[in-house]
SAM riboswitch aptamer (S box leader) from Bacillus atrophaeus, 125 nucleotides, folded computationally.
The RNAcentral record of the sequence draws on Ribocentre.
NCBI's taxonomy places the organism under Bacteria, Bacilli, Caryophanales, Bacillaceae, Bacillus.
RNA sequence: UUCUUAUCGUGAGAGGUGGAGGGACUGGCCCUUUGAAACCUCAGCAACCGGUUUGCUUUGCCAAGAAAGGCGAAGUGCCAAGGUGCUAAAUCCAGCAAGCGAUUUUUGUGCUUGGAAGAUAAGAG
Numbered sequence: 001u002u003c004u005u006a007u008c009g010u011g012a013g014a015g016g017u018g019g020a021g022g023g024a025c026u027g028g029c030c031c032u033u034u035g036a037a038a039c040c041u042c043a044g045c046a047a048c049c050g051g052u053u054u055g056c057u058u059u060g061c062c063a064a065g066a067a068a069g070g071c072g073a074a075g076u077g078c079c080a081a082g083g084u085g086c087u088a089a090a091u092c093c094a095g096c097a098a099g100c101g102a103u104u105u106u107u108g109u110g111c112u113u114g115g116a117a118g119a120u121a122a123g124a125g
Stems, first nucleotide, its partner, number of pairs: 001125008013042005021031003025095004043087003048083002050079003055076008091117001096114006
């Protein structure tokens, strides 16, 4: 850096250094000198990878044929040592398309669904 798959309305911050930006992009709307980004320390959240060597349920094969048993798979629960990630606001909201509602119509707007973009993880290149 590219591709594939999964997830994204839950959750979780203090201190030090620093000194003006930050929330990906665009528009909005926010955060910020009562201290932004970044870095460091410690703490926490979550459970993607990981563990569960007899958790539970279902199920495949083998064996057996009353059962017990052996090897797997899926779902679910539990754990959090390790690899990542994350710790303002729903991915802060919208962006493209379709449908529905109110409105005489348009503009505009509300809701729903799908998509795009982005982020993170796992796998592959």